[in-house]
RNA sequence: AGAGUUUGAUCCUGGCUCAGGACGAACGCUGGCGGCGUGCUUAACACAUGCAAGUCGAACGGGAAGACAUUUCUAACACCGAGCAGUUGAGGUGUGAUUAACACUUGGCUAUUGGGUGUUAGAAAUGGAUUCUAGUGGCAAACGGGUGAGUAACGCGUAGGCAACCUGCCCUUCAGGUGGGGACAACAUUUCGAAAGGAAUGCUAAUACCGAAUGAUGUGCAUUGGUCGCAUGACCGAUGUACCAAAGGCCGGGCAACCGGUCACUGAAGGAUGGGCCUGCGUCUGAUUAACUAGUUGGUGGGGUAACGGCUCACCAAGGUGACGAUCAGUAGCCGACCUGAGAGGGUGAUCGGCCACAUUGGAACUGAGACACGGUCCAAACUUCUACGGAAGGCAGCAGUAAGGAAUCUUGCACAAUGGGGGAAACCCUGAUGCAGCAACGCCGCGUGAACGAUGAAGGCCUUAGGGUUGCAAAGUUCUGAUCUGUGGGAAGAAGAAGUGACGGUACCACAGGAGAAAGCCCCGGCUAAAUACGUGCCAGCAGCCGCGGUAAUACGUAUGGGGCAAGCGUUAUCCGGAAUUAUUGGGCGUAAAGAGUGCGUAGGUGGUUACCUAAGCGCAAGGUUUAAUCUUGAGGCUCAACCUCAUUCUGCCUUGCGAACUGGGCUACUUGAGUGCAGGAGGGGAAAGCGGAAUUCCCAGUGUAGCGGUGAAAUGCGUAGAUAUUGGGAAGAACACCGGUGGCGAAGGCGGCUUUCUGGACUGUAACUGACACUGAGGCACGAAAGCGUGGGGAGCAAACAGGAUUAGAUACCCUGGUAGUCCACGCCGUAAACGAUGAGCACUAGUUGUUGGGUACGAAUGUAUUCAGUGACGCAGUUAACGCAAUAAGUGCUCCGCCUGGGGAGUACGGUGGCAACACUAAAACUCAAAGGAAUUGACGGGGACCCGCACAAGCAGCGGAGCAUGUGGUUUAAUUCGAAGCAACGCGAAAAACCUUACCAGGGCUUGACAUCCCUCUGACCGGAUCCUAACCGAUCCUUUCUUCGGACAGAGGUGACAGGUGGUGCAUGGUUGUCGUCAGCUCGUGUCGUGAGAUGUUGGGUUAAGUCCCGCAACGAGCGCAACCCCUAUUGUUAGUUGCCAUCAUUGAGUUGGGCACUCUAGCGAGACUGCCGGUAAUAAACCGGAGGAAGGUGGGGAUGACGUCAAAUCAUCAUGCCCCUUAUGACCUGGGCUACACACGUGCUACAAUGGUUGGUACAACGAGUCGCAAGCCGGUGACGGCAAGCUAAUCUCUUAAAGCCAAUCUCAGUUCGGACUGCAGGCUGCAACCCGCCUGCACGAAGUCGGAAUUGCUAGUAAUGGCAGGUCAGCAUACUGCCGUGAAUACGUUCCCGGGCCUUGUACACACCGCCCGUCACACCAUGAGAGUCUGCAAUACCCGAAGUCAGUAGCCUAACCGCAAGGAGGGCGCUGCCGAAGGUAGGGCCGAUAAUUGGGGUGAAGUCGUAACAAGGGUAGCCGUAUCGGAA
Repeated sequence: AGAGUUUGAUCCUGGCUCAGGACGAACGCUGGCGGCGUGCUUAACACAUGCAAGUCGAACGGGAAGACAUUUCUAACACCGAGCAGUUGAGGUGUGAUUAACACUUGGCUAUUGGGUGUUAGAAAUGGAUUCUAGUGGCAAACGGGUGAGUAACGCGUAGGCAACCUGCCCUUCAGGUGGGGACAACAUUUCGAAAGGAAUGCUAAUACCGAAUGAUGUGCAUUGGUCGCAUGACCGAUGUACCAAAGGCCGGGCAACCGGUCACUGAAGGAUGGGCCUGCGUCUGAUUAACUAGUUGGUGGGGUAACGGCUCACCAAGGUGACGAUCAGUAGCCGACCUGAGAGGGUGAUCGGCCACAUUGGAACUGAGACACGGUCCAAACUUCUACGGAAGGCAGCAGUAAGGAAUCUUGCACAAUGGGGGAAACCCUGAUGCAGCAACGCCGCGUGAACGAUGAAGGCCUUAGGGUUGCAAAGUUCUGAUCUGUGGGAAGAAGAAGUGACGGUACCACAGGAGAAAGCCCCGGCUAAAUACGUGCCAGCAGCCGCGGUAAUACGUAUGGGGCAAGCGUUAUCCGGAAUUAUUGGGCGUAAAGAGUGCGUAGGUGGUUACCUAAGCGCAAGGUUUAAUCUUGAGGCUCAACCUCAUUCUGCCUUGCGAACUGGGCUACUUGAGUGCAGGAGGGGAAAGCGGAAUUCCCAGUGUAGCGGUGAAAUGCGUAGAUAUUGGGAAGAACACCGGUGGCGAAGGCGGCUUUCUGGACUGUAACUGACACUGAGGCACGAAAGCGUGGGGAGCAAACAGGAUUAGAUACCCUGGUAGUCCACGCCGUAAACGAUGAGCACUAGUUGUUGGGUACGAAUGUAUUCAGUGACGCAGUUAACGCAAUAAGUGCUCCGCCUGGGGAGUACGGUGGCAACACUAAAACUCAAAGGAAUUGACGGGGACCCGCACAAGCAGCGGAGCAUGUGGUUUAAUUCGAAGCAACGCGAAAAACCUUACCAGGGCUUGACAUCCCUCUGACCGGAUCCUAACCGAUCCUUUCUUCGGACAGAGGUGACAGGUGGUGCAUGGUUGUCGUCAGCUCGUGUCGUGAGAUGUUGGGUUAAGUCCCGCAACGAGCGCAACCCCUAUUGUUAGUUGCCAUCAUUGAGUUGGGCACUCUAGCGAGACUGCCGGUAAUAAACCGGAGGAAGGUGGGGAUGACGUCAAAUCAUCAUGCCCCUUAUGACCUGGGCUACACACGUGCUACAAUGGUUGGUACAACGAGUCGCAAGCCGGUGACGGCAAGCUAAUCUCUUAAAGCCAAUCUCAGUUCGGACUGCAGGCUGCAACCCGCCUGCACGAAGUCGGAAUUGCUAGUAAUGGCAGGUCAGCAUACUGCCGUGAAUACGUUCCCGGGCCUUGUACACACCGCCCGUCACACCAUGAGAGUCUGCAAUACCCGAAGUCAGUAGCCUAACCGCAAGGAGGGCGCUGCCGAAGGUAGGGCCGAUAAUUGGGGUGAAGUCGUAACAAGGGUAGCCGUAUCGGAA
């Protein structure tokens, strides 16, 4: 960086597709390791289970635990000795069920032991510490974590503002911390309830709560001073007055009072951090959403808030937003960034970071520094769970995990070691934040799957031209290595801060040992695009990104081998950017490809002449601020490298300040050239209205006049004897204005044409008096706008949709004809479209010329002249431009300004919606679906019911035919066991076949053979083979017998038998082929090299003017040459010379029946070599050419006549059955042999011939003249026999010698006399002949007899131009036999050609084309069938957002007459204050109602698209597609 794809090819336009990169991916196949990242994009669906927010006992009262200290009791032991202890009565108090019982207290009694102390053990109580703890209290829970539903917004980004604000914890500073009070939990008791949870009574603490004191640098108010600000106002002060605080805990010292420390606490000032509010700019799509808005916009005054504010309320005013896109609808979290791109851009918004929003759905507030609060509260709704049915509970869009959805996304892990967060004085506790691990090739990066040597180029595979090639140094084998792996040993950093502290983890890493061991796939190989062969398949199966592959030789399907690419991955799919300059700012277009509105006027907007000054918005320069971090770039550094990480650098934006003044803008001052006005002229189918005119058509009246008129390709309908047409005169009516008339005029376009008048618009020329930029363009808007059409009223001659009739036609709803109504005309009003076209928007400026024409001006004294100038209107043409065609001062050139429009074809200018219209319709204007093209210009062909020129027995002029008959022959068809096969318009059909009785023969029936009828090779046996004979058979086959070799003894040769390789195939494919052939066509064409032109295909040459049979030749020419063709060279023939003279010939001489013989070679002839003819000569014509015409001479004259000779190519023309041949097929048969049959059939059709139909003849008799050829398996003379075919005998001849061989028509006679005949000979009978193994199917000939059709042939059609047609015979090949066929030969021997209009074929030039398989082309529409998407549709059903009203939870706020009430006041009564309740406003969900919008669906219905070879026509493409086509409109019709 481009490539493929429209075409036969080309250039262009234009779409589609590909190669690149990316990804939170998924799917298919495969899978060794490690590092670093990433991992529900879908159901903001529902969630089991566990965890994710607690902490503080140094705020408080309690509770619990265990240890310690103290005390008590019990036991044991030891010691001590009146210290105590025990019992009982009555009362009291308390608990209790008010009995019993127990406890306490008090009095009395008793007695020496029950006692005391110490130690140990146990128990109990107390104490202050410790730990844990429900509760009160404090702080946190508003962070962290998740998600992206909502949101098009000050939500986000960016830059600012707050003189309109708040801020717990933290920091700094100042000041304080005095003294009281009353409760409520916990707890206890009672009680309700299934539970969750309450209720009542009673007790209690505080850093909980409440008064009081003190208090300023606080706050409010009043008065007042100074400074500052763009404004509201702000700041610093002064005086007075009013109001407002607090809490302690722990530690140390001290006997205590108290002192100190620390953490808390209170007021104030400031900071920091975090927030709140406001503003400029930016932030998706739709106008088929154009109007929206009542608290709406503003003001005043209350209220409210931390704070401004309609934030809220009362009143007042009527505002506010919007084409610079309001409102509405759809979609969407925004950004840093990420992907892509050269960039500008485009797309995205996962992970990481910032902001916002949300926490099942909706509403609400409370607490608090902060929430209207994810793991808080209240209410409503849905759902789930529990329930004793009365009621309760819940919210994973926290981490794991489950179910569901889905193409799809992980572990119910470890740890707080690190980083960070909350609480705490701290230890510490909590932390699914976080750090790690697990799973997943999901991504990026790195490593490996071994290395070296190793040729006999092993085996195997595949291919093969059978030689070989390739896999391939690849393997095997030998020698090594150890990244990974396994084992053993060692073993971190990460830990800060002296020690201690590690989830990861015995991990990373290191050392040693072992052993090549365990580790390669995926995709592709027709082109794009790197890489090909074989087999299988046979438009099947399948492939495919696009073009497209596959119908028997598939590099495109499937497999194999080989190769290419990438590699632990590789492909596919989805999506995005790129390529795509294919939305074009950078960077496109609009004459014909898509695209200039039909035209103007003009609003907004955009753009705008010259001059001076000011300004500084744009603009430029400089500086500052900001642009979080990460990312990107660049430079370094760290993990072995890299990915990754770290450090530094850079960063197009916005804001502020200063400076500059060329340009743009703004202000102001002038100017005249842009524009306009005035004055003076002339031109004009410019417009409107009124009037007038003549010609013509038609009609009416009258005259003349008579049988037709009219119409057509030809006719008919029609009119006419009731008098038409024609003609004359008069009249009526409507419409249109001949000639002039012209690429001439005017108009913005549509458009405008007799003459006159009136009214009126514009342009042009001249002048330079006036204004002084007043200009250009122009979205919306307004106006005009052909024809057709519509409405109302007139008018209506001609013409004429519809309609009717007549023709044409297969049909004819058409073309043609006869009629004919709307309409065409006028007035008024609509419609608003056209191929409304120059397919070319408007304006200005610039850029060679030449030549017409219209209207003006100027100069030259005049001019019908010349030059020049302005405004139009044409033709040509340079530069330039364009894809080309073309355009070219009237641009499609070069520039500027503004508007409109385009973005593949179809669907479709359609549907829906909207607007306009009386309607018809118009304007605006999609999508689904579908195709890979659609298209423009030009090129070469082909074609045309296009043109010009030319040629040909092409027509014409002639002659003879064919088509009718009979027969022959070939074909089709039919038949058949078979009628073998091929050939199919010309260019198959008397063709292959130059000979079907058998054979041929390929076909059919039957019989028999299987290495074979034929070839090569191998083994065994035999000695033959050949020949002869017999039997069997339909025949082959088979059986038997006889005869019979050579030899150097190896064998040769032959036969028989066997084995397999193989033979064999007229089996298929002529659409796999070679070769050969036909045809256009013996037509004059077909090409190349170099040069030139063209972007190119291509053109030129080869066209043009002449000429020719000819691309033959000449001339001209950007061409010059050349090749294959033409011609010539070759053969025969026509004349002649010469040579030669037998088998030929015979003039002269002789001779014979006879050139028979002698002789001769003159002639004929034969056959070699030559000559001759070349437009060479003359005249004329033409261009002084080529050439043509005429003439001379000549046997022959203009290629003398004939033949051979067939360019490049076309027809997939013919032939696989001449031959050859690839592939396929058969192999006891599709091969080979034999007999018989068939190819010879026969209702019929066609082709080609023969014979005729007769007198130019038939028959009979006589008689004349050829040539080409053939002959020994032959031709056969002659003689004999036969009516004859022929038979018998037989000379000669291997041929200029002999034979075939009498040529026939002709000529001379005779006869027949126009008839189905003395024409014609078919058919048939009988008798014969010949060939042959054999004439039945199925040969030829002869004789006699029989004697059909046929009397010159319809439509149509063939051949021939001179020795030709016609006619007459002859010969040959094939061949045993068989010729009307074929190939040749000679005889006799015409007619006609004016000419090129027409038919056919061909050549050249030109033109049109939508054709290129090329007109046997292409192609349109209805109908029928199938499928697809879509519109309408009585309706039905969701959803969304609003409106009005009803109801109105929770809750804030407000009010309050009921009830309750600890702290304050008061002696008390009571009050202040508070709570509950009630009421009111607002208010979610819900309900009702009528509308709006999106969507789903529906009987039926409309058109559309796509489909195989359906039906009907043939509308379009060729001058004029056979009626030119196309556009608008109306009407009609199966359809075009």

RNAcentral holds the sequence, with entries from ENA. A computed fold for a 1536-nucleotide RNA from an uncultured rumen bacterium, annotated as small-subunit ribosomal RNA.